[in-house]
The RNA shown here (transfer RNA) has 75 nucleotides and comes from a Candidatus Omnitrophota bacterium. The coordinates come from a structure-prediction model, not an experiment, and the mean pLDDT is 81.
RNA sequence: GGCGCUAUCGUCUAGCCCGGUUUAGGACGCUUGGUUCUCAGCCAAGAAACCCGGGUUCGAAUCCCGGUAGCGCUG
Numbered sequence: 001g002g003c004g005c006u007a008u009c010g011u012c013u014a015g016c017c018c019g020g021u022u023u024a025g026g027a028c029g030c031u032u033g034g035u036u037c038u039c040a041g042c043c044a045a046g047a048a049a050c051c052c053g054g055g056u057u058c059g060a061a062u063c064c065c066g067g068u069a070g071c072g073c074u075g
Stems, first nucleotide, its partner, number of pairs: 001074007010028004020058001030046006051067005
């Protein structure tokens, strides 16, 4: 240099192939409240994410193009 794969809450991950209506769901963690003499545990509630730019579309996390980063294969 070429080809392929991947990128979503703090972490892991579902959703993407086959676009759809409201608040992007779950687990762990975190915060608050309850329970408890205290802690843990348990219960309830809450905050928290679509890598960046552009395009297509009535509508994009999802499709298309370019870029960035990581991983793999390879001249």